[in-house]
Context: one part of a larger RNA
C1' cells in the first nucleotide's frame, strides 16, 4: 500500500424473509462421467463445464476406425523440358474412388524460323495437416458485474515506500450532487445522446381502414381521410409547479395537473483490472512434428453402444381435469429451386390439382387456453402415455445400423416425490398457444422471439451468500 479475519460501523443485491411455481421420486428427450469398442474424432471442468462449441451427425458434414487406392498430390504460384489437348460420351473391372480400352478434339499473332495464350504430363522449388503447444501470441469471449468505481497532471505533505485529491456531514441507483477541506483541476467509467413501447399533433392515405351516402353474400364495389393502422417530423416529464422536512444547500415525503412523476417500463451500451480463465478445432499467427504421410481421396462402420452416476428439460400422476360437440379473441416472423388456396381423393399421415403471391394485396392462418352444451365420478380409471406387435405417408442415390410423421392393436412406470435445492418482485412469477433460425428431410421436449389469460407477497435487515465504503488487528504479500 494490499490481501485476509468465525473484528467492528454504515450500506446494497430475489441474499434472507414473506409469498407463488418448480427440480431432488416415475416415464422419456438430451448433455456429461463411467465402461464398452475396430473407432465410439475433438474441445468445456466449482461458481464461470454438463440442450455449451453444434442456427439441425443416415451419405456429406468428419476432424474417428476398416478396407481399396494416390504421392508436385483435391488447392496457389513460378522455372524447366514436352505434348496438342482437357472436358464428354460409350465399353470392361470395381464398393466406390479409379484403371484399361475406344470415339470425339485447341486459340491468337506470323517475316512460316517461331511467339504468346490455354490446357495436360514429366522434374524442381513447394503445396497440405481439424498434427502439438491458449503456459509463445493476435482477435474474440465468459465471470467479478451495469458493482460504482479505477486512475492522471500540477501543488503540498513525508527521508522513503507512498498519502492528499477519492477522507468528512448529509443525499443519490450511481466518486450522483451539495456543503466542508492543501488541495485545485482533468480523463475513463455512472448519467444523458441511440433503438423499442406508453400519450399526442402534423404530413401523406395504398395493398390498410369504414363514421355518413349508395351498393353487395362479403369494404364486395362507388365514395371518403373522420377513426384504426401503417411510417416520416414534432411535442411531452424538467423535481418545472405548491406545501412541508432539510443547513438558507443538495435532497427527500406529500399533493396538484397530466397518458406518463421523480431513472416511466424494456433493450443496446460492460472502466482499470482479476482468474497464465476459455479458445492454434471460427479465423490468423511464432516455434516444434509429419511429407509414398500425421497430406489426398473413395465405399462401409462410427460419433446414436449401456451395467451404473450426475445435470439440464418435456410428460405426467388427473374432476380449477379428460373426452366429445358448437363458437369467440392475437401478436410477430417466413416465402419463388418458396409459400401453397379453393376443388377432389384418403378414418389420417398425406396424394392429385392448379388459382394467387417476388408480397400492409397472395400463401401459411383454424391461435390455443378462454366461453357454451354433454359425457365420465374418484377407479391406476374415459387418469398417463413408455414399451412392442401389424399396416402405411413423405423427404432424399439411399431411411438395416440411423429420419420424422399417420392409423389399428397393446397399455409399462407413475396416487405429488428423503436429505437437499432452484427460478421470480407486475403485465413479473405461473399457464396458453404462435413463429423463425438451421434444415432436402429431422431426432426441436431445445435456441431466440411474438403475443393470449394473468396472480401472491415483501413486517423487516438478526442469520446464509455476494458486492460497496470507512476503521482496527495480522507472525501474511
Nucleotide at each position: 500500500u494490499g490481501a485476509c479475519g468465525g473484528g467492528u460501523c454504515u450500506c446494497c443485491g430475489c441474499a434472507c424473509a414473506a409469498g407463488c411455481g418448480g427440480u431432488g421420486g416415475a416415464g422419456c428427450a438430451u448433455g456429461u462421467u463411467g465402461u464398452u469398442u475396430a473407432a465410439u474424432u475433438c474441445g468445456a471442468a466449482g461458481a464461470u463445464a454438463c440442450g455449451c462449441g453444434a442456427a439441425g451427425a443416415a451419405c456429406c458434414u468428419c476432424a474417428c476406425c476398416a478396407g481399396g487406392c494416390c504421392u508436385u498430390g483435391a488447392c496457389a504460384u513460378a522455372c524447366a523440358c514436352u505434348u496438342g489437348a482437357c472436358c464428354g460420351c460409350c465399353a470392361u473391372g470395381g464398393a466406390a474412388a479409379c484403371a484399361u480400352g475406344g470415339u470425339u478434339u485447341c486459340c491468337c499473332c506470323u517475316u512460316c524460323g517461331g511467339g504468346g495464350g490455354c490446357a495436360g504430363g514429366u522434374g524442381u522449388a513447394c503445396a497440405g495437416g481439424u498434427g502439438g503447444u491458449g503456459c509463445a501470441u493476435g482477435g474474440u469471449u465468459g465471470u467479478c458485474g451495469u458493482c460504482a468505481g479505477c486512475u492522471c497532471g500540477u501543488g503540498u505533505c513525508g527521508u522513503g515506500a507512498g498519502a492528499u485529491g477519492u477522507u468528512g456531514g448529509g443525499u443519490u441507483a450511481a466518486g450522483u450532487c451539495c456543503c466542508g477541506u492543501a488541495a485545485c483541476g482533468a480523463g475513463c467509467g455512472c448519467a444523458a445522446c441511440c433503438c423499442c413501447u406508453g400519450u399526442u399533433g402534423a404530413u401523406a392515405g395504398u395493398u390498410g381502414c369504414u363514421a355518413a351516402c349508395a351498393u353487395u353474400a362479403a369494404g364486395u364495389u362507388g365514395a371518403g381521410g373522420a377513426c384504426u393502422c401503417u411510417a416520416u417530423c414534432g411535442a411531452g416529464a424538467c423535481u418545472g409547479c405548491c406545501a412541508g422536512u432539510g443547513a438558507u444547500a443538495a435532497a427527500c415525503u406529500g399533493g396538484a395537473g397530466g397518458a406518463a412523476g421523480g431513472u416511466g417500463g424494456g433493450g443496446a451500451u460492460g472502466a482499470c483490472g482479476u482468474c497464465a480463465a476459455a479458445u492454434c478445432a471460427u479465423c490468423a499467427u511464432g516455434c516444434c512434428c509429419c511429407u509414398u504421410a500425421u497430406g489426398g481421396u473413395c465405399u462401409g462402420g462410427g460419433c446414436u453402444a449401456c451395467a451404473a452416476a450426475c445435470g439440464u428439460g418435456c410428460u405426467a400422476c388427473a374432476a380449477u381435469g379428460g373426452c366429445c360437440g358448437g363458437u369467440a379473441c392475437a401478436a410477430a416472423g417466413a416465402g419463388c429451386a418458396g409459400c401453397c388456396a379453393a376443388g377432389u381423393c384418403g378414418c389420417a399421415a398425406g396424394a392429385c390439382g392448379g388459382a394467387g403471391c417476388u408480397a400492409a394485396u397472395c400463401u401459411u392462418c383454424u391461435a390455443a387456453a378462454g366461453c357454451c352444451g354433454g359425457u365420465c365420478u374418484c377407479a391406476g380409471u374415459u387418469c398417463g402415455g413408455a414399451u412392442c406387435g401389424g399396416a402405411g405417408u413423405c423427404u432424399g442415390c439411399a431411411a438395416c445400423u440411423c429420419g420424422a410423421c399417420u392409423c389399428c392393436g397393446u397399455g409399462a412406470a407413475g396416487c405429488u416425490g428423503g436429505a437437499a435445492u432452484c427460478g421470480c418482485u407486475a403485465g413479473u412469477a405461473a399457464u396458453c398457444g404462435u413463429g423463425a433460425g438451421u434444415c432436402a428431410g429431422c431426432a426441436a421436449u431445445a435456441u431466440c422471439a411474438c403475443g393470449g389469460u394473468g396472480a401472491a407477497u415483501a413486517c423487516g435487515u438478526u442469520c446464509c451468500c455476494g458486492g460497496a465504503g470507512a476503521u482496527u488487528g495480522u507472525a501474511c504479500a